A computed fold for a 75-nucleotide RNA from an uncultured Rubrobacteraceae bacterium, annotated as transfer RNA. Its mean pLDDT, the model's own confidence on a scale to 100, is 83. Rfam family: tRNA. About the family: Transfer RNA (tRNA) molecules are approximately 80 nucleotides in length.

RNA sequence: GGGCGAUUAGCUCAGGGGGAGAGCGCCUUCCUGACACGGAGGAGGUCAGUGGUUCGAAUCCACUAUCGCCCACCA
Numbered sequence: 001g002g003g004c005g006a007u008u009a010g011c012u013c014a015g016g017g018g019g020a021g022a023g024c025g026c027c028u029u030c031c032u033g034a035c036a037c038g039g040a041g042g043a044g045g046u047c048a049g050u051g052g053u054u055c056g057a058a059u060c061c062a063c064u065a066u067c068g069c070c071c072a073c074c075a
Stems, first nucleotide, its partner, number of pairs: 001071007010024004018055001026042005048064005
């Protein structure tokens, strides 16, 4: 330098045009003498960024950023 993939809640990840979700974690509460386990409820998201397409974008397109893999080049 070229190609490919990933980026969504604190963490690990689903969701591939029309409701933003799960598990774990966190908070409240019930249970207990207390803790753990367990039950119930809840908070937490500019979906990496900018622009575009569309009636409508986490999802499609372009560019940028970060991370990873492969190839090439130099040494």
The same sequence occurs in records of 3 taxa.